[in-house]
Context: one part of a larger RNA
RNA sequence: UUGGGCGUAAAGAGCUCGUAGGUCGUUUGUUACGUCGGAUGUGAAAACCUGAGGCUCAACCUCAGGCCUGCAUUCGAUACGGGCAAACUAGAGUUUGGUAGGGGAGACUGGGAAUUCCUGGUGUAGCGGUGGGAAUGCGCAGAUAUCAGAGGAACACCAAUGGCGAAGGCAGGUCUCUGGGCCAAUACUGACACUGAGGAGCGAAAGUCUGGGGAGCGAACAGGAUUAGAUACCCUGGUAGUCCAGACCGUAAACGGUGGGCACUAGUUGUGGGAACCUUCCACGGUUUCUGCGACGCAGCUAACGCAUUAAGUGCCCCGCCUGGGGAGUACGAUCGCAAGAUUAAAACUC
Numbered sequence: 001u002u003g004g005g006c007g008u009a010a011a012g013a014g015c016u017c018g019u020a021g022g023u024c025g026u027u028u029g030u031u032a033c034g035u036c037g038g039a040u041g042u043g044a045a046a047a048c049c050u051g052a053g054g055c056u057c058a059a060c061c062u063c064a065g066g067c068c069u070g071c072a073u074u075c076g077a078u079a080c081g082g083g084c085a086a087a088c089u090a091g092a093g094u095u096u097g098g099u100a101g102g103g104g105a106g107a108c109u110g111g112g113a114a115u116u117c118c119u120g121g122u123g124u125a126g127c128g129g130u131g132g133g134a135a136u137g138c139g140c141a142g143a144u145a146u147c148a149g150a151g152g153a154a155c156a157c158c159a160a161u162g163g164c165g166a167a168g169g170c171a172g173g174u175c176u177c178u179g180g181g182c183c184a185a186u187a188c189u190g191a192c193a194c195u196g197a198g199g200a201g202c203g204a205a206a207g208u209c210u211g212g213g214g215a216g217c218g219a220a221c222a223g224g225a226u227u228a229g230a231u232a233c234c235c236u237g238g239u240a241g242u243c244c245a246g247a248c249c250g251u252a253a254a255c256g257g258u259g260g261g262c263a264c265u266a267g268u269u270g271u272g273g274g275a276a277c278c279u280u281c282c283a284c285g286g287u288u289u290c291u292g293c294g295a296c297g298c299a300g301c302u303a304a305c306g307c308a309u310u311a312a313g314u315g316c317c318c319c320g321c322c323u324g325g326g327g328a329g330u331a332c333g334a335u336c337g338c339a340a341g342a343u344u345a346a347a348a349c350u351c
Stems, first nucleotide, its partner, number of pairs: 003323004007305002012319001014202004021195003025088007033081002035077008048066007091192001092189003095185005103178007110155001116150002119148004126138002163170002207248006216242002221237004259318006267296012300307002324351003333344004
């Protein structure tokens, strides 16, 4: 390489959009590019295969035929693939009417609970801390407790095995702008589709830069304990950070450790969102159906565990990735970055 694979053994890119490319619904006609068949030419000789012959045999040599799987020209075939033309509506999209939602952005606001602080009032000797104890620490310059005021951050209950989003993620309330989904109706377009190398955008936390903010928490750091030691676990403090605005970074056990799309393949049950019908005074309820999120389970698959209409089953299309362990996701080079570093990515050697 071929092949075989990618939930857990090596292996699905963090996610989406999308260029080239690959693949692509139904019908008719046409073409004859692929495809299939015939003919002609060519496909050197030697070699090889078959047959015959010559050296006493054989090796070897000679002759004849085949082979040379190919290419070109030409004549045909037209099922399938392709091209061209015309049409269709089951894919896809648009329209109309509904509908659920912590989907996103901005602004305003707050409620209340809690922590802290300062100022003021009441009040007096302790408070705090621990599994149990201590100490550092705070306090007669009036603490802890209690009432009023200030400020920042997060939003108890509702809350769910629940909802939304491509993923990251999203939760006090109101308003404005805005994306997507689902259901029903069928009116319209007429294959406009799927995937997607490069590319572009988004992307938790931490970290970086500038300017704000700073209550609580809290890397670093300091002190007190513990201990043989204790650069820890425990305690008292505490800077960056955590918050906001703008700009970077581009990584995570970015996990369902499971790429995307389409189709098919027993059921049972719970729950979110619709629709139709039945029932009913209403509420509830029942049946069917579409669409999500879960639990169990048959066939089948799997090394097993397990998966099982939300597949890891059965198939098709496209992309990414793997190929013994270590060296190593490292070195070098390149690109990106302010930096931290990220991406790409070996070899010697060794088992």